[in-house]
Context: one part of a larger RNA
Formats: sequence, C1' cells, structure tokens
RNA sequence: GGACGAACUCUAGCGACGUGCCUAAGAAAUGCAAGUCGAGCGAUGACGGUCUCUUCGGAGAUCUGAUUAGCGGCGAACGGUCGCGUAACACGUAAGCAAUCUGCCCUAAAGAUUGGGAUAGCCCAGGGAAACCUGGAUUAAUACCGGAUGUGAAUAAUUUAUCGCAUGUUAAAUUAUUUAAAGUAGCAAUACGCUUUAGGAUGAGCUUGCGGCCUAUCAGCUAGUUGGUAAGGUAACGGCUUACCAAGGCGACGACGGGUAGCUGGUCUGAGAGGAUGGUCAGCCGGAUUGGGACUGAGAUACGGCCCAGACUCCUACGGGGGGCAGCAAUUAGGAAUCUUGCGCAAUGGGGGGAACCCUGACGCAGCGACGUCGCGUGAAGGAAGAAUUCUUUCGGGAUGUAAACUUCUUUUAACAGGGAAGAACUCUGACUGUACCUGUUGAAUAAGCCCCGGCUAACUCCGUGCCAGCAGCCGCGGUAAUACGGAGGGGGCAAGCGUUGUCC
Repeated sequence: GGACGAACUCUAGCGACGUGCCUAAGAAAUGCAAGUCGAGCGAUGACGGUCUCUUCGGAGAUCUGAUUAGCGGCGAACGGUCGCGUAACACGUAAGCAAUCUGCCCUAAAGAUUGGGAUAGCCCAGGGAAACCUGGAUUAAUACCGGAUGUGAAUAAUUUAUCGCAUGUUAAAUUAUUUAAAGUAGCAAUACGCUUUAGGAUGAGCUUGCGGCCUAUCAGCUAGUUGGUAAGGUAACGGCUUACCAAGGCGACGACGGGUAGCUGGUCUGAGAGGAUGGUCAGCCGGAUUGGGACUGAGAUACGGCCCAGACUCCUACGGGGGGCAGCAAUUAGGAAUCUUGCGCAAUGGGGGGAACCCUGACGCAGCGACGUCGCGUGAAGGAAGAAUUCUUUCGGGAUGUAAACUUCUUUUAACAGGGAAGAACUCUGACUGUACCUGUUGAAUAAGCCCCGGCUAACUCCGUGCCAGCAGCCGCGGUAAUACGGAGGGGGCAAGCGUUGUCC
C1' cells in the first nucleotide's frame, strides 16, 4: 500500500447492487417450512334442483355432489440448513467396471385371462386422566393371494461361432424348470394408467494412477492382520463375513501414533514465482439432541419417519405419556459483534393431479444495519487591493478571503400535485406497488464531517502547562518562549464518511 462476513470512537443527505451469529453443532416459547390425488376404493351426504305427501311447521324419494377421517397411489431420499466428524479414494483430476443398480421420463416389441379370502373406516361393547388401546359384527379397491397364458426374461445343461488385456465376453440354436398383469373416466373415439422385455437418458455404487497440512521430544506397526481354498452375503468386486490352511503385509520415499482441518472451482496479495485463505455463490462429502439399530422403498441406514438406550425438558388423575429449529422468522445464553415472530405464490423451479387446482419460509419481493462496492448531491456565475468578526503583528500591516453580504441564474435532490409502466410467457393472472419512470409547482431551498500538521509524511503560528498534565506506529517529545502535551487561528488529507483496533499478503 492492498484486502475484510469485521468491531469500536466521532459524524451522517439519497439511491442501486451485494451482504449480515466468524462465539455456544448451547438451550428450545409461538407460528409456519410436504403434501397431493374423489378420474384407485368403500363410506359421509352440506347447499341446491325435481317429484310426492302435508296437520303448511315440515317429512320422504331421487339427481347433482361441497366436505372430510380411513384404505390405496405417488411424493416425502428433492429442495433448505450447518461444518460436528473426517488426513480418508473424503476431495480434485485422469481412467476403469468383461464386477454393478437405476422410480418417474424417452424409443421399441408383446400382453392384460379366470377366481378367492380378508382388512381399515363405519357400527356395537369395553379399558384409560391422557397418549391411545382391546374385543365383536360388517364392507370395498389400481390393497392382498391362487390358477391359466409366456412374445419374452431368469436359471441349468449341450452345441456352434465371434471378440478380447486376463479371469472371460457376445450372438445363435435345442432341451428342462421357474416367472406377469388393474383398472378408471368417457355415449364412443380415445385418454390416463397396468404387466414382461430390450435399448436410451438421468442418477447412483465400486476400483485404480497422480495431487494437496504440521509433528521423529511419535520408530517400529499389524491376528481378519497379508494371502489362499470353500461357503455365505451384496445390485456388484472384495476378509465384506465365517471355517480351514499358509505366515505374511506396511515402514526413514516416514508406517504407526499425536495435533489440526470439511475438499474443490475460487478469493486476497504479489511483476511473477509464491504466500495466505476456503464467508457469500457453484460442485462434491459429512451431520441432524448423544450413541446404536434396522424397516419401508427404485433410491435412506432417512433433519420436520420408526425402534432401543443415555442426558435434558414438558404433561400427568403417579398407572403412564410427549418432545428434538445445524429449515424461515422470533426468543434466550454467550460475545467486541451479525437483521423482520413481514408480503406473495405474480415470476422461476419443485411435489401431487387428466385437468381445474392445491401445497411450496425453495424462490420472488419488501423491512433493518454506511457492513461493503458503485453512483449522485449538499449549488452555479459575477462580486473589494478586500466590510465586520476572529487570529496574528516588528502596530505599518498580514491572514481568514471571492469567502460572506449583494446581484443574476439553475432545481439534481427535497416537498407537494397529476399521470403511470415493463416484468405476463398464456384467455385469465403482479406480491413488489400507485413502486420505477414522466410532467408540473415551490424555493438555495432539506443535506459535512472526521483525522492529521517534529522526522518518516502533505500541512505553522499564538496562548496555557512546566519531566506535571499528557502524547507516542518507530525515532522520541514535556524540567518556563514546546511547530511533538491541551486550546485557538490558520493549513494539509480523505469525504458520507473519517480514524483506531484485529487478521492476511
């Protein structure tokens, strides 16, 4: 000098765009953050229409069907958040899988036949303070379970051919065994679904080369350890697991141990080499009160799912139950320090649905903070050999100073009034918002501070003080004329900021 997620002192007019718990991954009032589908299903049957009866109060039948708990489907594994752990194939990069899976989506081929028994809800009975639970009866399905069919697929065996870096791969033929399905809406056409298979796309899993911290005041480490055989397990290879066998494997090219740390694209600095760093944004990884476990599922070992244990906390009728903000706001604690319990789904994107639409604290906006960057303004021109004030003086003067006053002008900004978007793609639909912007009126009107002036380092005098009070980044100032302390005048620098502190280069 540059930089900052900064903090502090003094000061403060506006706008745009960014950005904002770096500390306690401490705690957990309140509200919201993941639902949706009635065109899968049985039920419920508001309002309304029509008809019948009527004691004119209404009742019954029927049509439509709002609503909703339940069964069922899809989603809830995304999105959002944090950086605890992790020195590791976690990440980056380059390869490999002849060792793999992939819901929804796209392309293609083939199919969808016939039966059955339950169960939730509803109803009844009972238990419990509650959370909720038990029993009985009854009912449906795109829920569940049989039989049939088998284009196909899987497994086993045989044969032939092809290809490959090895184990081997691929293709064809034959035989045997096993293995599917669901309907709904519509007058219909058809649409949305269903089953099997092949290919694609996307996503994921696994393996390997290379790369990136400190420490030797850590020198030896290792028994599933290293390898083999067999079996099990997995989507898949593999000590991944188990039994048996062998005695290996790693290490001064730093094993093992300890400390620290999410990694990267990037960011800051630097001429570069390098050094430091990883906040916001993007990619990957990891976590969800602590520890462990599996279930469901295409996908989780699952933040707003389940089970067990611990700590904490809440309710209780003392028998027993409930909870998990490192989602968005808000609260409390800690701290030098970090925001609103806001508006909207209008846009973009996501989930569900045939659609209408519903949900979405993702997101879009607004609010707060000079926290940062950028932009604008606080007036412009004229105006005396130069008013007053103040300071200084060698008392002549000098400085403040064209500065002010005064004259002329302008209106960015401000205030008021009127008009008023784009963002909407797509008939409709705009939170922002009567916002941005435009026009008019008023009137210099609403708007300047902070630090410094001994040298480094741009900028000097007077007064006060008297090694005191104080200053100070370094050198150093102050003990009676201090350009270094305090005040004043003047000056210098930057400017809605200025200076200090902290950290990095």
The part of an RNA shown here (small-subunit ribosomal RNA, 5' domain) has 505 nucleotides and comes from an uncultured bacterium. Rfam family: Bacterial small subunit ribosomal RNA. Its family is annotated with ribosome and structural constituent of ribosome in the Gene Ontology. The full RNA is in RNAcentral, with records from ENA, Greengenes and SILVA.